[in-house]
């Protein structure tokens, strides 16, 4: 150089057109003498970047950017 996958919450990931989700982390309670640990709640996304099609886009097209894997 080409191919193929991956970028969505602080982490790991879901979501394959129609209110952005779950675990784990946090923060607040509840129980404890305390402290884990169970429980009940909270808050927290420009959904890589710019653009198309759509009545509607994380989701479907195009480029670019970045990451991991394979051939050369």
């Nucleotide at each position: 150089g080409c191919c193929a996958g991956g970028g969505u919450a602080g982490c790991u990931c879901a979501g394959u057109g129609g209110u952005a989700g779950a675990g784990c982390a946090a923060c607040g309670g509840u129980u404890u003498u305390g402290u884990a640990a169970a429980c009940c709640g909270u808050g927290g996304g420009u959904c890589g970047u710019g653009g198309g099609u759509u009545c509607a886009a994380a989701u479907c097209c195009c480029a670019c950017c970045u990451c991991u894997g394979g051939c050369u």
Transfer RNA from a Candidatus Parcubacteria bacterium, 72 nucleotides, folded computationally. The organism belongs to Candidatus Parcubacteria, within Bacteria. Its Rfam family is "tRNA".